[in-house]
RNA sequence: GGAGCUAUAGUGUAGUGGUUAUCAUUCCAUUCUGUCGAAAUGGAGACAAGAGUUCAAUUCUCUUUAGCUCCG
Numbered sequence: 001g002g003a004g005c006u007a008u009a010g011u012g013u014a015g016u017g018g019u020u021a022u023c024a025u026u027c028c029a030u031u032c033u034g035u036c037g038a039a040a041u042g043g044a045g046a047c048a049a050g051a052g053u054u055c056a057a058u059u060c061u062c063u064u065u066a067g068c069u070c071c072g
Base pairs, nucleotide, nucleotide: 001071002070003069004068005067006066007065010025011024012023018055026044027043028042029041030040031039048064049063050062051061052060
C1' cells in the first nucleotide's frame, strides 16, 4: 500500500427493514432470613461516528474511526 471480517447496556450476547431492541451478568430498591449469602419481585442502563436510499434503518449503500486477520 491492497483485500476481508467485526463494532449493540459496565461486561458477554440475540436481533437482519416495521410493534416498548432479547437474554445473562452488573447496579439500585423491596421481600425473605437472628445476620450475611442464596433466592424471589420490580426498576435503571445500549445499536462506533457522519451522510445517503426508503413511508420507515440496529439492519441496505458510501465514507471515516477503532480492533483483528491475510497478501505484498
Description
Transfer RNA from endosymbiont GvMRE of Glomus versiforme, 72 nucleotides, folded computationally. It matches the Rfam family "tRNA". By type it is a transfer RNA. The RNAcentral record of the sequence draws on Rfam. NCBI's taxonomy places the organism under Bacteria, Bacillati, Mycoplasmatota, Mollicutes, Mycoplasmatales.